[in-house]
Context: one part of a larger RNA
RNA sequence: AGCGUAUGGGGAAUGCCUAGGCUCUCAGAGGCGAUGAAGGACGUGAUAAGCUGCGAUAAGCUGCGGGGAUUAGCACAUAUAAAUUGAUCCGCAGAUUUCCGAAUGGGGCAACCCACUAUAUUGAAGAUAUAGUACCGAAAGGGGCGAACCCGGGGAACUGAAACAUCUAAGUACCCGGAGGAAGAGAAAACAAUAGUGAUUUCGUUAGUAGCGGCGAGCGAACGCGAAUUAGUCCAAACCAGUUUUGUUACGGCAAAGUUGGGGUUGUAGGACCACGAUAUUUGAUGCACAAUGAAUUAGAACACUUUGGAAAGAGUGGCCAUAGACGGUGAUAGCCCGGUAUAAGUAAAGCGUGUUAUUGAUAGUGGUAUCCUGAGUAGUGCGGGGCACGUGAAACCCUGUAUGAAUCCGGCGGGACCAUCCGCCAAGACUAAAUACUCCUGAGAGACCGAUAGUGAACCAGUACCGUGAGGGAAAGGUGAAAAGAACCCUGAACAAGGGAGUGAAAUAGAACCUGAAACCAUACGCUUACAAGCGGUCGGAGCGGCGCAAGCUGUGACGGCGUGCCUUUUGCAUAAUGAGCCUACGAGUUACUGUUGUUAGCAAGGUUAAGUACUUCAGGUACGGAUCCGUAGCGAAAGCGAGUCUGAAUAGGGCGCCAUAGUUAGCAGUAGUAGACGCGAAACCGUGUGAUCUACCCAUGGGCAGGGUGAAGCUGUGGUAACACACAGUGGAGGCCCGAACCGAUAUACGUUGAAAAGUGUUCGGAUGACCUGUGGGUAGGGGUGAAAGGCCAAUCAAACUCGGAAAUAGCUCGUACUCCCCGAAAUGCAUUUAGGUGCAGCGUAAUAUUAGUUUUAUAGAGGUAGAGCUACUGAUUGGAUGCGGGGGCUUCACCGCCUACCAAUUCUUGACAAACUCCGAAUGCUAUAAAAUGAUGUAUUGCAGUGAGGGCAUGGGUGCUAAGGUCCAUGUCCGAGAGGGAAAGAACCCAGACCAUCAGCUAAGGUCCCAAAAUAUACACUAAGUUGAAUAAACGAGGUUGAACUGCCCAGACAGCUAGGAUGUUGGCUUGGAAGCAGCCAUUCAUUUAAAGAGUGCGUAACAGCUCACUAGUCGAGCGGUUCGGCAUGGAUAAUAAUCGGGCAUAAGUGUAUUACCGAAGCUAUGGACGUACAAUGUACGUGGUAGGGGAGCAUUCUAGUUGUGUUGAAGGUGAGUCGUGAGGCUUGCUGGAACGGCUAGAAAAGAAAAUGUAGGCAUAAGUAACGAUAAUGCGGGCGAGAAACCCGCACACCGAAAGACUAAGGUUUCCUCAGCUAUGCUAAUCAGCUGAGGGUUAGUCGGGACCUAACGCGAACCCGAAAGGGGUAGUGGAUGGACAACAGGUUAAUAUUCCUGUACCUGCUCACACUAAACGUGACGGAGGCGAAAAGUUAGUGCGUACUGACGGAAUAGUACGUUGAAGGGCUUGGUAACAACCCAAUAGUACACUAAGGCUACGGCCGCGGUGAUAAUCUAGCAAAUCGACUUCCAAGAAAAGCAAGUGAAGCAGCCCGUACCCUAAACCGACACAGGUAGUUGGGAUGAGAAUUCUAAGGUGCUC
Repeated sequence: AGCGUAUGGGGAAUGCCUAGGCUCUCAGAGGCGAUGAAGGACGUGAUAAGCUGCGAUAAGCUGCGGGGAUUAGCACAUAUAAAUUGAUCCGCAGAUUUCCGAAUGGGGCAACCCACUAUAUUGAAGAUAUAGUACCGAAAGGGGCGAACCCGGGGAACUGAAACAUCUAAGUACCCGGAGGAAGAGAAAACAAUAGUGAUUUCGUUAGUAGCGGCGAGCGAACGCGAAUUAGUCCAAACCAGUUUUGUUACGGCAAAGUUGGGGUUGUAGGACCACGAUAUUUGAUGCACAAUGAAUUAGAACACUUUGGAAAGAGUGGCCAUAGACGGUGAUAGCCCGGUAUAAGUAAAGCGUGUUAUUGAUAGUGGUAUCCUGAGUAGUGCGGGGCACGUGAAACCCUGUAUGAAUCCGGCGGGACCAUCCGCCAAGACUAAAUACUCCUGAGAGACCGAUAGUGAACCAGUACCGUGAGGGAAAGGUGAAAAGAACCCUGAACAAGGGAGUGAAAUAGAACCUGAAACCAUACGCUUACAAGCGGUCGGAGCGGCGCAAGCUGUGACGGCGUGCCUUUUGCAUAAUGAGCCUACGAGUUACUGUUGUUAGCAAGGUUAAGUACUUCAGGUACGGAUCCGUAGCGAAAGCGAGUCUGAAUAGGGCGCCAUAGUUAGCAGUAGUAGACGCGAAACCGUGUGAUCUACCCAUGGGCAGGGUGAAGCUGUGGUAACACACAGUGGAGGCCCGAACCGAUAUACGUUGAAAAGUGUUCGGAUGACCUGUGGGUAGGGGUGAAAGGCCAAUCAAACUCGGAAAUAGCUCGUACUCCCCGAAAUGCAUUUAGGUGCAGCGUAAUAUUAGUUUUAUAGAGGUAGAGCUACUGAUUGGAUGCGGGGGCUUCACCGCCUACCAAUUCUUGACAAACUCCGAAUGCUAUAAAAUGAUGUAUUGCAGUGAGGGCAUGGGUGCUAAGGUCCAUGUCCGAGAGGGAAAGAACCCAGACCAUCAGCUAAGGUCCCAAAAUAUACACUAAGUUGAAUAAACGAGGUUGAACUGCCCAGACAGCUAGGAUGUUGGCUUGGAAGCAGCCAUUCAUUUAAAGAGUGCGUAACAGCUCACUAGUCGAGCGGUUCGGCAUGGAUAAUAAUCGGGCAUAAGUGUAUUACCGAAGCUAUGGACGUACAAUGUACGUGGUAGGGGAGCAUUCUAGUUGUGUUGAAGGUGAGUCGUGAGGCUUGCUGGAACGGCUAGAAAAGAAAAUGUAGGCAUAAGUAACGAUAAUGCGGGCGAGAAACCCGCACACCGAAAGACUAAGGUUUCCUCAGCUAUGCUAAUCAGCUGAGGGUUAGUCGGGACCUAACGCGAACCCGAAAGGGGUAGUGGAUGGACAACAGGUUAAUAUUCCUGUACCUGCUCACACUAAACGUGACGGAGGCGAAAAGUUAGUGCGUACUGACGGAAUAGUACGUUGAAGGGCUUGGUAACAACCCAAUAGUACACUAAGGCUACGGCCGCGGUGAUAAUCUAGCAAAUCGACUUCCAAGAAAAGCAAGUGAAGCAGCCCGUACCCUAAACCGACACAGGUAGUUGGGAUGAGAAUUCUAAGGUGCUC
């Protein structure tokens, strides 16, 4: 270290539970608000942080009613109280009800600030108290809030149409206005159709019909019928009367307009008017009486014993009640223990209903018809739109932007263009309940809904914590026990940590981190194994060792050996080095509704069936009624129509579709389709309402900043110069998008950093640095918009269109994932089409059911056909050589014609050879068709339901393409892989063999093998190979006396071949040529002849030419075979790739190669034996079968809940964890331990119904790893102290660092971090006794400081007014608004913590009281830029002198010496002087105060000392010189020409009174702000000493601060 067992830790799954949710039913209610809402802020308790309640009367006050013993909420403590004189508590009605909020006196940064008027109080002012003071509206009243429902004004896009524009989505989402408990609609200028209905609304149906529609996608009525509920009315006008005004008048009136009342309200017309008639009928509201009901509330039956147990309600025995056996609780499961329940009773407010001679309203007839009335910029019409199911269409009807424009009862409108007839109705005014929609809310109840990752986001102090500037986003988190009986006491320990005992309890492994307590993960103990061993870690065999058992045997481990490349997905194909997963647990994906279709089950059947609704009921499911409607029963036709027929047609013809032959329909379930998000997760995007300029861009207003040094423009002055200018020089002067360089702003180069110190920095270096500069505060511009010295930059770490929420579950022909078992069958990767090619439709191939009767193979016969082959004087086309040579070219000739020549081109023909996918005079084999026979035996076909596939791949063969390249590509035929395991080929998808139902330690074989690894032959016979060739993946042209075999042929005992010895001559140096050529430069040839055994006018070497050396040829010697050619076998060179790299050893008589033979091995093949299942049949058996992806079909297991039934359980349920056992499997059963209250079986039913994968979601735990890191390298060391403990805390002494800061003070921002005490679990990157941490207590004091009660800028708001569908946008008066204007206090002391705030002292400002004096308007002032020099000048600082005090070293002495420190003087007032002025000097203030010294009460102590009240000093310069930037003043110069308003100018004098609100702690270049952090970053202003130096540079240093938390 591995496996196993046991015991723990860790963690929070599982089981059980429910306090909370979800979905509904019935009833109620359907609003609250200026009498101040909703919602908040702040308060309120004896102690009080939170929640709840309440409001200064503050966990409450009053009255009435109920009730009857405890009470002071959650909340368990202490204290103090209340209550039978009736508390707490419950109900009803009141009182009080701070501030904000519509918010309403004005303002405002919500919960704050500031007013006015009247009254009261005061001598006055101030303050206080009470009431009132917004806007709109004549008034009543309105305003704001609130979940859905409703009406109206505006109104998208994604999406669908497989693109997209009409269309769709959709009048949806969303915005806006408005109302009510409902809203809207509504009493016919309506429908209908020859019959009728009689307002509206809603439901069922009509009907997915008629229609509309790029006639695409889609959209989609009405009439009628059945139901629910029912309800009808009022004005305008005519006419009459009263009244007001105006005009006119002949003053009698008349006319007009207005107003009030009467009258009157419709279409078979009605009314006025005239005539007649008379209080009839019906009914509303209010009052009164009775009165069901109705708050808190009251009564309310019936049980005991035994037993187990901690506990009885369990079990047993025996009873009882029931108009009550709903439910909940009680120590386990209770009708009879408790609360309740059935039932009964009760009453305040209110009040359904009934009655009423109470009051007050509304409502009507008959006839006549001369005249009058009956809704005008209306109806209609043109143009443009919109709505109607209806997209402009033949388009009626309704609405209206625009332009026009009637009739008036002898009238008008409609009936889907229009006209006629007929029918219906009476517009241009208004009201109207019910039936219908919804649920923020209240009460009662229900659930085959959830049970803590579920159910609301929220079971718990949740819209909380937390995130974001904001709109907005948005968690996690339940359980001790029956009862706290919550562990007295002891021990270990520094300990109030933790643990061990003891005790409680049924249980403490129920101990508060608390029920059960799984897994990952981490340990401990024991058994076996492991240190030569190579490993998807299992499986098969198996020795040894351990445990149990009497034994049989079981069990743990596993030396050694055989075989063996995970899972998923996607693919032609994956161990793949292609995807996904660190591990575990929980959650996590084909559902539901409606409409079709098929199957099946059930009912009824030529019929079947109800829908809405109504009634009843045990209120839960149902039952009955309801026949509207739908489907079927008849078809044909475009239709009229006819009808067992009909249409076509002249047809009684033919033909088409039907009849003859009939089964449907309703419901349940299953498969599948459509519409819906439709299996789950996933975009980039589009559109709508809003939120953002605290970042950044630009702009506006108002403020601030820029050490120091250099250069030296214009101008001016002087001199020279000119006729005068010009010009030159010198000086002065101080310009500049000038120069150098800090602060400041930036970001050139490079390094570091890159899980950083930092989501952009650090170090060094660098650019600008008086300008187009930098910066603070306040404001403006907003998303197809802004802003942009322009980079598509920036608009809150986001920008080629921000962010947030919504449409929304957008869409995704794409990717990924998609969960239990067994059984049967089992594909495809092809054709056609496709804005189609990775998608889809139809066909093909699969499956299931039903029906039916074919199918397949072989042989024979008969056919069609033009491939392979072959052929081409058989066509077409191409083509080699030869012959012929029409015609042409060239040359010659010629006046021209004729003609001649040609080694040129070349037709036809002949001959020879040979080619073709698109040639054929020919022409198979196969395949195909038909018939017959035989064999086979469900293989075929049809219909219907459901699919998948439509990426294929290798090999062989026939082809195309390509290079007769490809593991290429495209077809065809076959096969295998795909979807196929097993054996062989070392290893390998498809090559060879062979198709796996299971078991067996049986047998036989296939391919392939038989020396060893490694089963079987070191088999047999004969050859070959020498290369380790070849065995195993290869190799060519060409080369070679490798070797071996065969055939043919030549020489040879008359002596071959090879070797050795010898010869190899002569004419002649052949001739020619040549300078020369003699065998051998070259040419010529009868290359001849002679001698010879043989010898070329010469095979080579050689010479200038000869010479010389050789060869051919010959003889001798030797003694048997020697050559040549051709064809085979095996070897060899050719032969070059990255590891020793052919499985290894090995191979010479093979274990290589060839031929032949025998035996054996060898698979999941075949056989044998047993078993399971499927199909068929003549059925207790037989036969055949059972590989399998996509996919189809069948049968089951498990989980949760429901009904019925039957059981188990405290003598121990579920769950957890082991063991055994059964089943093919999913799984089941039994049992030990744990656990402590519920849970099963059977028969049916219903589903949130099964996980290993989705870079899945949440939680937990690993790994890397005890690894990286511990955040500026300014630095620590020692001694002492406290303490359990000290590197870090405190004190001291050294050392180091900053010092234009790392010191001091403010603004913003933070919001208690400030101070003290106590503490160390967390926080602090380590420790901690320390702390910006935890707990408690304390702390911020103002007329003068800052802000308000004063002013105005940018800008905001905004009466009036203007514009706009609405919301709203502008905007005058005004009002708000500092970053600016105005405005009065100084010094010292004091606290642990505050001070210009308290105290001491000394001042000043405003108002009022009293007295005096005066009182007119206007103007002015306030009031402003940059740069420059000049002047005045404080604090400060340096030096010096004097003075005061102290000290002056190891030894001795001195103080005329040295060192250190100190040597100071506010505001305000005064008047004199100086100055242009600002200002300064001077006097008072000041008898103040400081250092130091002496003295010293008292206190503390670490014993060293420290602090120090009080007193004393008549203590020491009010010195000189230099520098000097606060601040102030005037001046010069330049061009870009440089806020507004308030305030101010009228007072003087003495004493007195009054002086409000807010801020004030602390940090502030930072550990407290902005950056997620105690973060190397960022952050406006003031001050900022000394030496060096021009300097705020640089280095060192003072005061002061610090050593950067390992």
Molecule: large-subunit ribosomal RNA, half A
Organism: uncultured Flavobacteriaceae bacterium